A computed fold for a 1448-nucleotide RNA from a metagenome, annotated as small-subunit ribosomal RNA. Model confidence (mean pLDDT): 83 of 100.
[in-house]
RNA sequence: AGAGUUUGAUCCUGGCUUAGAAUGAAUACUGGCGGCAUGGAUUAGGCAUGUAAGUUGAAUGAGAAAGCUCCCUUUGGGGAGUGAGUACAGUGGCGAACGGGUGAGUAACGGGUGGAAAACCUGUCCUUCAAUGGGGGAUAACAGUUCUAAUGAGCUGUUAAUAUUGUAUAUGACCUUUAGACCGUAUGAUUUGAAGGUGAAAGGUGGCCUCUCUUUGAAGCUGCCGUUGAAGGAUGGUUCCGCCUCCCAUUAGCUUGUUGGUGGGGUAAUGGUUUACCAAGGCGACGAUGGGUAGCCGGCCUGAGAGGGUGUUUGGCCACACUGGGACUGAGAUAUGGCCCAGACUCCUACGGGAGGUAGCAGUUGAGAAGCUUCGGCAAUGGGCGAAAGCCUGACCGAGCGAUGCCGCGUGAGUGAAGAAGGCCCUAUGGGUUGUAAAGUUUUGUCAGAUUGGGAAGAAAACUCGGCGGUUAAUAUUUGUCGAGCUUGAUGGUAUUAUUAGAGGAAGCACCGGUUAAUUCCGUGCCAGUGUUUGUGGUAAUAUGGAGGGUGCAGGCGUUGUUCGGAUUCACUGGGUAUAAAGGGUGCGCAGGCGGCCUAAUAAGUCAGAGGUGAAAUAUGAUGGUUUAAUUUUUAAAUGGUUUCUGAAAUUGUUGGGCUUGAUUUCGAGAGAGGUAGGUGGAAUUCCGGGUGUAGUGGUGAAAUGUGUAAAUAUUUGGAGGAACACCGGUGGCGAAGGUGGCCUACUGGCUCGAUACUGACGCUCAGGCAUGAAAGCAUGGGGAGUGAAUGGGAUUAGAUAUCCCGGUAGUUUAUGCCGUAAACGAUGGGUACUAGGUGUUGGAGGAUUCUAUUCCUUCAGUGCCGCAGUUAAUGCAUUAAGUACCCCACCUGGGGAGUACGAUCGCAAGGUUGAAACUCAAAAGGAAUUGACGGGGGCCCGCACAAGCGGUGGAGCAUGUGGUUUAAUUCGAUGCAAUGCGAAGAACCUUACCUGGGCUUGACAUGCAGGGGACAGGUGUAGAAAUAUAUUUUUCUUCGGACUCCUGUACAGGUGCUGUAUGGCUGUCGUCAGCUCGUGUCGUGAAAUGUUGGGUUAAGUCCCGCAACGAGCGUAACCCUUGUCUUUAGUUGCCAUCAGGUAAUGCUGGGGACUCUAGAGAGACUGCCGGUGACAAACCGGAGGAAGGUGGGGACGACGUCAAGUCAUCAUGGCCCUUACGCCCAGGGCUACACACGUGCUACAAUGGUCGGUACAAAGGGCUGCAAUACAGCGAUGUGGAGCGAAUCCCAAAAAGCCGGCCUCAGUUCGGAUCGUAGUCUGCAAUUUGACUACGUGAAGUUGGAAUCGCUAGUAAUCGCGUAUUAGAAUGAUGCGGUGAAUACGUUCCCGGGCCUUGUAUAUAUUGCCCGUCAAGUCAAUUGAGUUGGCUGCACCCCAAGUCGUU
Repeated sequence: AGAGUUUGAUCCUGGCUUAGAAUGAAUACUGGCGGCAUGGAUUAGGCAUGUAAGUUGAAUGAGAAAGCUCCCUUUGGGGAGUGAGUACAGUGGCGAACGGGUGAGUAACGGGUGGAAAACCUGUCCUUCAAUGGGGGAUAACAGUUCUAAUGAGCUGUUAAUAUUGUAUAUGACCUUUAGACCGUAUGAUUUGAAGGUGAAAGGUGGCCUCUCUUUGAAGCUGCCGUUGAAGGAUGGUUCCGCCUCCCAUUAGCUUGUUGGUGGGGUAAUGGUUUACCAAGGCGACGAUGGGUAGCCGGCCUGAGAGGGUGUUUGGCCACACUGGGACUGAGAUAUGGCCCAGACUCCUACGGGAGGUAGCAGUUGAGAAGCUUCGGCAAUGGGCGAAAGCCUGACCGAGCGAUGCCGCGUGAGUGAAGAAGGCCCUAUGGGUUGUAAAGUUUUGUCAGAUUGGGAAGAAAACUCGGCGGUUAAUAUUUGUCGAGCUUGAUGGUAUUAUUAGAGGAAGCACCGGUUAAUUCCGUGCCAGUGUUUGUGGUAAUAUGGAGGGUGCAGGCGUUGUUCGGAUUCACUGGGUAUAAAGGGUGCGCAGGCGGCCUAAUAAGUCAGAGGUGAAAUAUGAUGGUUUAAUUUUUAAAUGGUUUCUGAAAUUGUUGGGCUUGAUUUCGAGAGAGGUAGGUGGAAUUCCGGGUGUAGUGGUGAAAUGUGUAAAUAUUUGGAGGAACACCGGUGGCGAAGGUGGCCUACUGGCUCGAUACUGACGCUCAGGCAUGAAAGCAUGGGGAGUGAAUGGGAUUAGAUAUCCCGGUAGUUUAUGCCGUAAACGAUGGGUACUAGGUGUUGGAGGAUUCUAUUCCUUCAGUGCCGCAGUUAAUGCAUUAAGUACCCCACCUGGGGAGUACGAUCGCAAGGUUGAAACUCAAAAGGAAUUGACGGGGGCCCGCACAAGCGGUGGAGCAUGUGGUUUAAUUCGAUGCAAUGCGAAGAACCUUACCUGGGCUUGACAUGCAGGGGACAGGUGUAGAAAUAUAUUUUUCUUCGGACUCCUGUACAGGUGCUGUAUGGCUGUCGUCAGCUCGUGUCGUGAAAUGUUGGGUUAAGUCCCGCAACGAGCGUAACCCUUGUCUUUAGUUGCCAUCAGGUAAUGCUGGGGACUCUAGAGAGACUGCCGGUGACAAACCGGAGGAAGGUGGGGACGACGUCAAGUCAUCAUGGCCCUUACGCCCAGGGCUACACACGUGCUACAAUGGUCGGUACAAAGGGCUGCAAUACAGCGAUGUGGAGCGAAUCCCAAAAAGCCGGCCUCAGUUCGGAUCGUAGUCUGCAAUUUGACUACGUGAAGUUGGAAUCGCUAGUAAUCGCGUAUUAGAAUGAUGCGGUGAAUACGUUCCCGGGCCUUGUAUAUAUUGCCCGUCAAGUCAAUUGAGUUGGCUGCACCCCAAGUCGUU
């Protein structure tokens, strides 16, 4: 000191959450010792029992008993002494008003702080002064007696005092009258006199004999303790005052003893404190009154501080004592362990009546998350009484209980690698980790334990004796001090210490995705759970549960609650308001706040110095001392504050005097839709009357409703009426804002400029207040042309309570009065000052120039645009600030609930103003900007995308694939384009993965190890559907190690089982679309941008130009293959022009390389040339030449990426699963099913045809398990047979459409060939399920195909045939080859897809987006609800206890 969280990413605003510290805490788990603290916060609820305040015989009267000793005795007992002047009880004194507890009440002079008392009191204590004379009458105790359950009470009699009461005296004191002095702001105080008056007392207990009497002794003297009066002090209290002291204004007015005066009363004392009379005051926005809450403070917690929270323990003050009221006594109380009364509660009762008060210490019960022993002692400290000893003291000192907190100690330490074993740890199986950890070895002994010992400090005093002093006549008494002696400890045999044994008895809790230090495996599978927040979990979870490991803290550790912090998130320090929450709609203006220049005085603010206070404790610094620490001792500083005195005078304030620049005023001009009232004008709409005129008109995208032959619309003329004012007209003017527009008149407000003078700070802002305030709306009366909510009709539509059309009421208009709100916006409060410019425009003034119009310059006041500095989160603002400063006002504090409810107030109403809370949010809501994507947004461009054409599909039959259904099985996959003649270039068995049945279990297949054997295989026979089983026969090599092979066992094999959402590889698609990126630089806070945009051009991000960009890469193009032309080389199996030979004929033969061809190498095409266009470019258009011309045609080649696209069944592969089976073998079946639906094809429907006959011309392929000629047989499929050929040689092989000729003549046909029957051929072990082909016969649907939809731009479509791969056989499919060979493209408006730029966005899973409301089911909260009940409070009235005062 921060961090997480809104987004695809960014910056900001803003809330939520977290890390810290603390606690009178509680709770989960765990728990060795000690020290010091601390412990009923809730029910100020109720309380059993014990105890917490007595003491004094030196104030006083009376005065035992038991026991012991002695005596007497009638042996029953009696007496004396002692106990003992003791105990109990009483009178009197002092104390009980302290100490201890609690925080209910109290918002108050209650508390804090500082003052005042000239308005007061003060027992005990201290100092000083003066006294203490002399009498009286009672009364308790006690004795007797009466009543009573008890508490208790009464009557009679006796007695004392420091009890009580007259009286004497009076230094002081007090009161009355009076004469002065002096002081004070003053009421008055102090003081000196004079006269008069009033009021006191109590004794007790020691000692002595100096004086008098004297035996003691008395008087006397003397000490101490008391008593009375007075003065002073100290202490304690009482009263008054200034300042401070919580929340609510949805509490705004309160008050009648109220405010003051006079007289009387009352008090210790002031005072309406009380009473009579008089006056009518007093308090309040600086918050009265009312309501709520609360004891206040020193302090404590937190915080850098300022602050915020809090008031436990400890200290000060206050209040209270079961609740309420009241007085008495007393120095002191309106009295916790006193009294009286009333009430509630508890207890006793003989029912008549009584007793009680733990918020003292223990303890109990209740409620509660929750807080202790019915302990010891007066040894210490302190208190009460006493002369003292002493007694009392639940104050206090100690102990006990509780990890409640703080602090300290320990649970060992050193060494120790075989890096042991073990681990339900991990692993790549090599190892790693736990881990020097353990064991082992060496050593120590704190704490707890044990034994035997020692053993504190806290103790000072008191008492006795002695010495030296005081008092005194005194060596007495008494007292001070010093010394000696003696005695006193609850704690506690505790702290501490000695001895001893032995590592022995002593570690847990939380966490490990990020925030936040620390990770792996297994289980689970959006389940269980976790979570402060973000979130996690749907089969590989570092987030769940367990384990191993690790991290943090440690006798504790987590959780929960609360407070502060972080939060500058209420902002004094230290925030904001254009768009994030936030400027009042606007003006005027009282209070308030702030305020120009000069000067004088003052000293309230301010500043300085000094004095007082600011208790102690706490906290801080420095010490001392507990072994250390906590705890504690001493000391210092500090204590922001407040008060008094003195001083300063710049500044603020106040007062006086002046000034003119702020602000008014005067004069002269000026502009204006500023306001109000009254007139008046023309255009237009509508309506009414007349004329002309005839069938429509009107309206719309198109129509219809409407209107019109009863004469519309159109046109013309006349009239009525209402409302609004075209052009001018302009980011022009005016106004405070709302607003304001024909013209004229009247009245009237403000503004600007120029000039001079006057006043002399008169100013700015403004809570409350007052005024004004669009539209709609309301009230009453008038008016009503057009328009027009509501509403009617017609359309549109799935519907259409809308948009469009035809009508139309309120309203719109006017007068008067309400309402008081708007996106009342510049989303920007007002004022003053300062801070670059440029350019328009409105209204003035001045100057220059010009003949004039003009033009230019300067300046003031408005109103716009652009732009620098600056500022801002950014957008933007920028002299009209959102810049820099000052003054005043208003407003904001997460989103929703909600501008809602209640209350108050305003309003006729509608509603307005003010203005919450509960609750809620898998924590956001929001602002600005960025990149994509999207838009039934825009611009540019492309594509068989449309259009223009040609031919199809969709209808029929069949083939094939899919869905569905069926089935024992119909194996699996592919599913919009981009699945469906797809994987499959070919399911009768095999394939085969599926089903049924029969079998095998180290296995059909691989490798290793161990043991055993010498065969296994093959042939033949038998059983069987086969696998297989069985019988028989045949039967190894060797270097002796073994090889090979079989059997048994063990590791393992095997899986077309799952996951293509764990993967690799491969593939599809956008798309052969022109895009996709990077480095450096620059710009921006940043995401990002720039480059890649712009102007042209291209098939192309192709190229050129420009440019804060400059370059580069992947794509495009090119390089590669093929085809089209030529040259050259080479000529066999290909070719044959020339020469020669030969044939019935043929390159058949010799020969030849010319040609074709073959296949190598080259050439060729590059916008190269010419003209035009273009920007002197790139490029485009046209032309020449050329076989080919602008990428010549075709192919291969597929950027960054998208679709969690497809494939675990090609293959590979992680994980999971099966292991006598989900593996393997075999037979048969199935993949070929069939009410149906879809896709892709074939054949057709015919004459551009069919059929018959004749006849011509290809290319590219294939061939030894092969292609197979000639020939022969068969109608044919084919068969027999085999020449030739491993192929430029031979074969498949016939090309077909075409051409020539004949027939058919528009029909379900000589079209079409499905289906079916019969007979065959071929392949194969096998043709039934289920092959292909042939012949004969049969001869179905179909006559060009609805909505819709597909392909194709040239050697293309269409049409014709040929080949090949796959197979034993089985293409209408696939893939190649050539033959014949078109039509059309105006063009880019539209459909689809795509590219670039731009714009909007609340989208980012990205339009299949996002999102709103109702309903249903469930749940939660608030509210309503028949009512019921409690508390507080106002006003009025009635009854009235104890008690005080008065009267009698």
About this RNA:
Its Rfam family is "Bacterial small subunit ribosomal RNA". Gene Ontology terms of the family: ribosome and structural constituent of ribosome.